[in-house]
Molecule: Guanidine-I riboswitch aptamer
Organism: Acinetobacter defluvii
RNA sequence: AUCAAAGUGAUCUAGGGUUCCGAUACAGUUCGAUGAAGAACGUAUGUCUGAGACCGAGAGUUCACGGCUUAGUUUUGAACAAAAGCAGAGCUACACGGAGGGAUAAAAGCCCGGGAGGU
Numbered sequence: 001a002u003c004a005a006a007g008u009g010a011u012c013u014a015g016g017g018u019u020c021c022g023a024u025a026c027a028g029u030u031c032g033a034u035g036a037a038g039a040a041c042g043u044a045u046g047u048c049u050g051a052g053a054c055c056g057a058g059a060g061u062u063c064a065c066g067g068c069u070u071a072g073u074u075u076u077g078a079a080c081a082a083a084a085g086c087a088g089a090g091c092u093a094c095a096c097g098g099a100g101g102g103a104u105a106a107a108a109g110c111c112c113g114g115g116a117g118g119u
Base pairs, nucleotide, nucleotide: 007065008064009063010062012060015055016054020052021050022048023045024044025043026042028041029040030039031038066092067091068090069089070088072086073085074084075083076082094114096117100112101111102110
């Protein structure tokens, strides 16, 4: 910038791993008096139950906007046409689902995907 109508966005959750923070361990190095506790650096660990952070549902929650239907009201108008505005009510249903692959640091109910398939 363009775009939507089983629409879009956001909050939260089920769930998810490990880039950062934290935690734990340690052959070590430095500081600490030459010692201990401890501190900093480094390495490893997500089989680490983190009130730190992060990702996160089509078929989960909540909210907002949007969409559709309807009967009103104001203005323009010859008009119960049409256009613009105001505010009310209703609806926004249903939905079993692999394997495999992809992104990110990595993984997942994320994406491929309301897919393949099934009824």